[in-house]
RNA sequence: CGGGUUGUGGCUCAGCUUGGUAGAGCACUGCGUUCGGGACGCAGGGGUCGUCGGUUCGAAUCCGGCCAGCCCGA
Numbered sequence: 001c002g003g004g005u006u007g008u009g010g011c012u013c014a015g016c017u018u019g020g021u022a023g024a025g026c027a028c029u030g031c032g033u034u035c036g037g038g039a040c041g042c043a044g045g046g047g048u049c050g051u052c053g054g055u056u057c058g059a060a061u062c063c064g065g066c067c068a069g070c071c072c073g074a
Base pairs, nucleotide, nucleotide: 001073002072003071004070005069006068007067010026011025012024013023020057028044029043030042031041032040050066051065052064053063054062
């Protein structure tokens, strides 16, 4: 320098192909249960999707630039 791939709650990931109100598990908070803790049950909070633009009535999703991690080549 070129090519590929990944980036979504604190963590691990789904959702993207087929655009239409952002989800799961774990974790966290409260309550119940217990002598107390753990486990279990119920309820709840937390992200607007790496970033900047474009297309569109509407973008996590499509298109382009950039940034970061990983892989391959030179």